[in-house]
RNA sequence: GACAGUCUUCGGGGCGGGGUGAAAGUCCCUACCGGCGGUGAUGCGUCCCUGGACGAUGAGCCCGCGAGCCCAGAGCCGAUCCGGUGUGAACCCGGAGCCGACGGUAAAGUCCGGAUGAGAGAAGAAUGAC
Repeated sequence: GACAGUCUUCGGGGCGGGGUGAAAGUCCCUACCGGCGGUGAUGCGUCCCUGGACGAUGAGCCCGCGAGCCCAGAGCCGAUCCGGUGUGAACCCGGAGCCGACGGUAAAGUCCGGAUGAGAGAAGAAUGAC
């Protein structure tokens, strides 16, 4: 240094304002939020010195996964365009959009509940074998 099993810890955010109404964080206007892994030309920092090395950051809507749902399986499972830069953009910059389980309840991404749950995974510890 990579590998194997074991153990420990960690591991999801958001309705503020206005309207209607007997009643709405559920409707309407506006507001607000974005799990995990991958990819992410650029940009940033540090170091060596002109080209590299290392580090942190970096996609809700590109790929995969978890969660969720059901008829429990090789099951189902949301959403993006335009412009700019550039050799190259699904990721950068600008703009305009769009999406969000189930049960409850005045119809819910944001409230309450299953849930002091589960979990993609992240960090660490000792052990084993190489």
The RNA shown here (FMN riboswitch aptamer (RFN element)) has 130 nucleotides and comes from a Bacillota bacterium. It matches the Rfam family "FMN riboswitch aptamer (RFN element)". About the family: The RFN element is a highly conserved domain that is found frequently in the 5'-untranslated regions of prokaryotic mRNAs that encode for flavin mononucleotide (FMN) biosynthesis and transport proteins. It was read from a public genome assembly, where an Rfam model found it. The prediction has a mean pLDDT of 79. The organism belongs to Bacillota, within Bacteria.